[in-house]
Molecule: SAM riboswitch aptamer (S box leader)
Organism: uncultured Nocardioides sp.
RNA sequence: CUCAUCGAGAGGGGCAGAGGGACACGGCCCGCUGAAGCCCCGGCAACCCGUCACCACGUGCACGCGUCGAAAUCCGUCGACCGGCCCGCGGUGCCAAAGGUGCUAAUUCCGUCCCGGUCCGAGAGUCGGUUCGCCGGGGAAGAUGAG
Numbered sequence: 001c002u003c004a005u006c007g008a009g010a011g012g013g014g015c016a017g018a019g020g021g022a023c024a025c026g027g028c029c030c031g032c033u034g035a036a037g038c039c040c041c042g043g044c045a046a047c048c049c050g051u052c053a054c055c056a057c058g059u060g061c062a063c064g065c066g067u068c069g070a071a072a073u074c075c076g077u078c079g080a081c082c083g084g085c086c087c088g089c090g091g092u093g094c095c096a097a098a099g100g101u102g103c104u105a106a107u108u109c110c111g112u113c114c115c116g117g118u119c120c121g122a123g124a125g126u127c128g129g130u131u132c133g134c135c136g137g138g139g140a141a142g143a144u145g146a147g
Stems, first nucleotide, its partner, number of pairs: 001147006011041005019030003024112004042104003047100002050095001052093004057088002060085002063083002066081005108141001113138006119129004
């Protein structure tokens, strides 16, 4: 930098000792019944890897009472096709034993910028509203994974 996902899910112990929820502001929360950080053990999940099944494609085969052809009968041989098998690659679905990450309060805790709808109050074409009044969509920023 690109792509995908971000309303689901999953906590105990030890050390530590006052903060934490990315940044700024505004909220709202968590925290001495112990925050951050570090360590141990668990768990969640299914991004990568992996298992299994199916599908498509490709290479190969010392596979087939297979089909057709190589002038002509048989055998053999060769070729094409069809099927089978192995391998590779891709897709879809299921799973979660092992591995690589990640995560394990609250939607990424909520809002901030833009658009649409809608309610209330001012009032004059805008302003305000209980975590942007509420609902929906998009963006920005961020997080995680893969490249």